Background:
A computed fold for a 470-nucleotide part of an RNA from Chondrilla caribensis, annotated as small-subunit ribosomal RNA, 3' major domain. The prediction has a mean pLDDT of 83. NCBI's taxonomy places the organism under Eukaryota, Opisthokonta, Verongimorpha, Chondrillida, Chondrilla. The RNAcentral record of the full RNA draws on SILVA. Rfam family: Bacterial small subunit ribosomal RNA.
Context: one part of a larger RNA
RNA sequence: UGACGGGGAUCCGCACAAGUGGUGGAGCAUGUGGUUUAAUUCGAAGAUACACGAAGAACCUUACCAAGGCUUGACAUCCUGUGCAAAGCUAUAGAAAUAUAGUGGAGGUUAUCACAGUGACAGGUGGUGCAUGGUUGUCGUCAGCUCGUGUCUUGAGAUGUUCGGUUAAGUCCGGCAACGAGCGCAACCCUUUUCCCUUAUUGCUAACAUUUAGUUGAGGACUUUAGGGAUACUGCUAGUGUAAACUAGAGGAAGGCAAGGAUGACGUCAAAUCAUCAUGCCCCUUAUGCCUUGGGCUACACACGUGCUACAAUGGCCAAUACAAUGAGUAGCUAACAUGCAAAUGUAUGCAAAUCCCUUAAAAUUGGUCUCAAUUCGGAUAGAAGUCUGCAAUUUGACUUCUUGAAGCCGGAAUCACUAGUAAUCGUGAAUAAGAAUGUCGCGGUGAAUACGUUCUCGGAUCUUGUACA
Repeated sequence: UGACGGGGAUCCGCACAAGUGGUGGAGCAUGUGGUUUAAUUCGAAGAUACACGAAGAACCUUACCAAGGCUUGACAUCCUGUGCAAAGCUAUAGAAAUAUAGUGGAGGUUAUCACAGUGACAGGUGGUGCAUGGUUGUCGUCAGCUCGUGUCUUGAGAUGUUCGGUUAAGUCCGGCAACGAGCGCAACCCUUUUCCCUUAUUGCUAACAUUUAGUUGAGGACUUUAGGGAUACUGCUAGUGUAAACUAGAGGAAGGCAAGGAUGACGUCAAAUCAUCAUGCCCCUUAUGCCUUGGGCUACACACGUGCUACAAUGGCCAAUACAAUGAGUAGCUAACAUGCAAAUGUAUGCAAAUCCCUUAAAAUUGGUCUCAAUUCGGAUAGAAGUCUGCAAUUUGACUUCUUGAAGCCGGAAUCACUAGUAAUCGUGAAUAAGAAUGUCGCGGUGAAUACGUUCUCGGAUCUUGUACA
């Protein structure tokens, strides 16, 4: 000087408390461990692994296993030789890769094309993340981390950065052997909220006509679109204070950081990743490389994590009826009509989209029914019949209809999230190159309760103290 303390002081955080809803019990989905297996590919491991890499394993993917094949190779450069020999199609053998035969005729003919040969080499999702780059998590969006000159000390170092206030903040003020500066904080950036100007189609409709309908004239007022600008600064008032600032108020769409996002200092964990990629060294080279078929990654006495659906009456079912936003669309989204109980199908129309379509939002509201029951709750499991995608749904897809109708009556110890348009609840869109979400990332609808406070638990910051630690 740090680090540590079941030392002290001060302060902060959904850290506790005050509340709300969950997890832990049930069934299922999904990940992991374990076990099993020919293989169940690999990585991730307290917080900071476990709906994580994977924005989507039937083949492919695929790295694993079995079997069948290839050896200058599936891919690249160079050298030598040969020249009508390619791909594709057909036939035969085969599970296919592939082999043989026929057909075919690209590119090249200066051989830049094809085949054969030769070796230099290719190739490796093989090892080492404790050899590395790059990228990432975490402490933590915590308020810290340093430097120059000066001063002090024999020196390591100290001072500044401590102190008194204040702040979300090393934010600012006052004081001070310090005076300044840098990386962080804040601001600058994006979105939301208010107003103004411009814009006026595909959007909008107050007035005037018109229509079943903003449908058509018409209009730019309104909503909205998307460009530009304004607005908030403790600016004003009062109180307190040396000041910084704090408290209350006015005006205002918004008030004291207006809300959210992006933004992550010096560093810590030899943290993660050699399987995104790159790369040193080591290893394999008729195999640890490459091709193909089939299987596996989907197994199942069990254990854990994360979720979905429930256990019902603030509810289930039936009928009627109202109101969104974000997005996507040509190998695409598909109207209307018809068929089917339905999944869907047939025909067909518009749209490269503020124009057409996905697209009926659902909860809500109104009426009816059920009357507390393992039930008209709950939907697992199972049987049968189908639809769709796709060479192909047996291992192993999603969906529909009928039947079946399991556990479950609110969950032990324990434990998690959340402070406002938040929690909770309701639907909805997209990415993932066929199909395949209860996951992920977005969007809007309805919309709470509580916070006395800092004694305690956890984490962090500053000062101080002790130390046989570095």